[in-house]
Context: one part of a larger RNA
Molecule: large-subunit ribosomal RNA, domain II
Organism: Planctomycetota bacterium
RNA sequence: UCCGGCGAGUUACCGUCAUCGGCGUAAGGUUAAGGCCCUCCGGGCCGAAGCCGUAGGGAAACCGAGUCUGAACAGGGCGCCAAAGUCGGUGGCGGUAGACGCGAAGCUGCACGAUCUACCCAUGGCCAGGGUGAAGCGCGGGUCAAACCGCGUGGAGGCCCGAACCCACUAGGGUUGAAAACCUAGGGGAUGAGCUGUGGGGAGGAGUGAAAGUCUAAUCAAGUGCAGAGAUAGCUCGUUCUCCCCGAAAUAGCUUUAGGGCUAGCCUCGGGUCACUACGCACCGGGGGUAGAGAGACUGAAUUGGGUUGGGGCCCUUCGCCGGGUACCCUCCCGAACCAAACUCCGAAUACCGGUGCGACUACCCCGGGAGUCAGUCCGCGAGGGAUAAGCUUCGCGGUCGAGAGGGAAACAACCCAGACCACCUGCUAAGGUCCCUAAGCGACGCUCAGUCACAAAGGAGGUGGAACUACUGAGACAGCCAGGAUGUUGGCUUAGAAGCAGCCACCAUUUAAAAAGUGCGUAACAGCUUACUGGCCGAGUAGUUCCGCGCCGAAAAUGAUCGGGAGUAAGCGUCGCACCGAAGCAGUGGGUUGUCGGAUUCCUCCGGGAAUCCGACAGCGGUAGGGGAGCGCUGUACGCCAGAUACAAGCCGUACCGAAAGGAACGGUGUCGGGGCGUACAGGUGACGAUGCCGGA
Numbered sequence: 001u002c003c004g005g006c007g008a009g010u011u012a013c014c015g016u017c018a019u020c021g022g023c024g025u026a027a028g029g030u031u032a033a034g035g036c037c038c039u040c041c042g043g044g045c046c047g048a049a050g051c052c053g054u055a056g057g058g059a060a061a062c063c064g065a066g067u068c069u070g071a072a073c074a075g076g077g078c079g080c081c082a083a084a085g086u087c088g089g090u091g092g093c094g095g096u097a098g099a100c101g102c103g104a105a106g107c108u109g110c111a112c113g114a115u116c117u118a119c120c121c122a123u124g125g126c127c128a129g130g131g132u133g134a135a136g137c138g139c140g141g142g143u144c145a146a147a148c149c150g151c152g153u154g155g156a157g158g159c160c161c162g163a164a165c166c167c168a169c170u171a172g173g174g175u176u177g178a179a180a181a182c183c184u185a186g187g188g189g190a191u192g193a194g195c196u197g198u199g200g201g202g203a204g205g206a207g208u209g210a211a212a213g214u215c216u217a218a219u220c221a222a223g224u225g226c227a228g229a230g231a232u233a234g235c236u237c238g239u240u241c242u243c244c245c246c247g248a249a250a251u252a253g254c255u256u257u258a259g260g261g262c263u264a265g266c267c268u269c270g271g272g273u274c275a276c277u278a279c280g281c282a283c284c285g286g287g288g289g290u291a292g293a294g295a296g297a298c299u300g301a302a303u304u305g306g307g308u309u310g311g312g313g314c315c316c317u318u319c320g321c322c323g324g325g326u327a328c329c330c331u332c333c334c335g336a337a338c339c340a341a342a343c344u345c346c347g348a349a350u351a352c353c354g355g356u357g358c359g360a361c362u363a364c365c366c367c368g369g370g371a372g373u374c375a376g377u378c379c380g381c382g383a384g385g386g387a388u389a390a391g392c393u394u395c396g397c398g399g400u401c402g403a404g405a406g407g408g409a410a411a412c413a414a415c416c417c418a419g420a421c422c423a424c425c426u427g428c429u430a431a432g433g434u435c436c437c438u439a440a441g442c443g444a445c446g447c448u449c450a451g452u453c454a455c456a457a458a459g460g461a462g463g464u465g466g467a468a469c470u471a472c473u474g475a476g477a478c479a480g481c482c483a484g485g486a487u488g489u490u491g492g493c494u495u496a497g498a499a500g501c502a503g504c505c506a507c508c509a510u511u512u513a514a515a516a517a518g519u520g521c522g523u524a525a526c527a528g529c530u531u532a533c534u535g536g537c538c539g540a541g542u543a544g545u546u547c548c549g550c551g552c553c554g555a556a557a558a559u560g561a562u563c564g565g566g567a568g569u570a571a572g573c574g575u576c577g578c579a580c581c582g583a584a585g586c587a588g589u590g591g592g593u594u595g596u597c598g599g600a601u602u603c604c605u606c607c608g609g610g611a612a613u614c615c616g617a618c619a620g621c622g623g624u625a626g627g628g629g630a631g632c633g634c635u636g637u638a639c640g641c642c643a644g645a646u647a648c649a650a651g652c653c654g655u656a657c658c659g660a661a662a663g664g665a666a667c668g669g670u671g672u673c674g675g676g677g678c679g680u681a682c683a684g685g686u687g688a689c690g691a692u693g694c695c696g697g698a
Base pairs, nucleotide, nucleotide: 001698002697003696004695005694006693011097012096013095014094015093016092017091018090019089020088021087022086023085028052029051030050034046035045036044037043056063057062066078067077068076069075100238101237103235107228108227109226110225111224112223119201120200121199122198123197124196125195126194127192129161130160131159132157136153137152138151139150140149141148165189166188167187169186170185171184172183173182204220206216207215241631242630243629244628245627246626251264252263253262254261255260265373266372267370268369269368270367271366272365277363278362279359280358281357282356283355284354285353286352292346293344294343299340300339303336304335305334306333307332310330311329312328313326314325315324316323376401378399379398380397381396382395383394384393385392406417407416408415421591422590423589424588426587427586428585432581433580434579435566436565437564441578442577443576444575445574446573447572453568459553460552463550464549465548466547467546468545469544470543471542472541480537481536482535483534484533486510487509488508491505492504493503516531520529521528592621593620594619595618596617597616598615599614600613601612602611603610604609632687634684635683636682637681638680639679640678641677642676651670652669653668654667655666657664658663
């Protein structure tokens, strides 16, 4: 992992609601224990104690259609006026119980453990061999005597080397092992705080511990077994047949509350009300302080020009007082242009409230039973937080997903189109598309040359198309070429020099077609080249500014690139026209089902009506949590019916039949004695793929 079987809302009592039944509705309903009787055993009859109802109000005494509060004959609260209940069956839900099933870690009690291991006690055992050579002692030297020195003897030591023995430092192997701690090669201790045999001691908040929370039988921050015990689990997982109708929430308030609850909101079922009440639109009437805007209309913020009131700083002056200056700061006055969620002299659109009219037949609203939901998500818009970041976060309004399939976006919950009852080898459309992959296209006028199209900014550029404006221009512009570009004068000053061209000042005048007291280069200074300016040649546009369309650069990322691909100069972009394709949308045909309405038939009736079946019309039929409804199947019980002697049934195998489904027949085979099937009713240990489910098998 697979196969088979087992496997989860039960039962008792109490309560509440619905439904069915009995009695009652002129106020009653019902027994409990117990007793009597009968019996195949189901039972029958007594039994009113009690319970619910029939009256409430008050804390109570108590009063009573009233009562309580209160001084009150006041007001007010709760009642009356005024509407029936009760006993049982079944079902929904709640409570108490293990209460849908499985699951802790743990807590407590009583036992069992020191044959493992830690420590202690008693009594035994073991340590090849080799080395070193302490004290002491002897002799010799030495000394007054000692100390001390030498030689010998001696044999000390948590001494040295190293087997047994004990340990476990390193490496390799092993890692579903040969082994739930091992193997191999090395390593450490090896007369000691040594190792070891046997017997004994103390234990679970206890022992033992050269101390690691170590060890206490492969178990230890509290052993193990059994019990309390089905501990508790606001947590995780699982929870078994079918179809039909409706269909959420991820919010608010409170919560030792935040992944849990309670109430409300939103869903469902039953009952009630059936109206201009809810809803939509139009009109009329309202309040507002948002968007915007504004500012000699306030509060506040902030920039700047001028003036200068007052104060300060700095500088000058002064013995001091005075005084002077100021491109500084604050304040004041005048002017200009601005800013604000917590500014407003103003002020929308929407939204909201009220009224009137119309529409739709949609359903709000009230009472009661049952829920689920309290982690939301992305997108658009309005805002706060953040960085005018985030697939970020928190609100508001709307949408989608959630719980929504289908078509488009290459692929892609949330984007665009569109809400799937079923069938069809019919049609029309939406978004999006129409060269090939791939269903469907043509025409017209422009633009683009970048493969832009097919990611991107500030910024940059004689890309290109279009528009507007300004200046010059056949009295000849613009560009080019030819020629001129002079004189006073080397202007004055400065300077070594300063002659158009270091710098300062001034910038005149003359001759001219025109020519600067000089545009740039250049010289030490001159010179030289050149420009402005003028004439000639030439002969038609030239120069500039702004705006719009499309394109260009800006443009670097990690495995091989690419618009989905191919490819395309239209099959790109803009505008226009007419076609077509394209979905589970819409339409067509047939069918199912639910609701409402209409009709027919049958049945019931308290005569108002109700139920079932059939026909027709109209409308609906996506769906998670969840509510409601109708069914299928399994086992057993009761009653009725049935097949069967050529036996029959269950079970199993096969099969082309029926039903909307769960499912159900029929036939063939097997099955050799076991019982079975159909209908109605009742009862339940009643439906599995899931729970790291349990047991067995593969």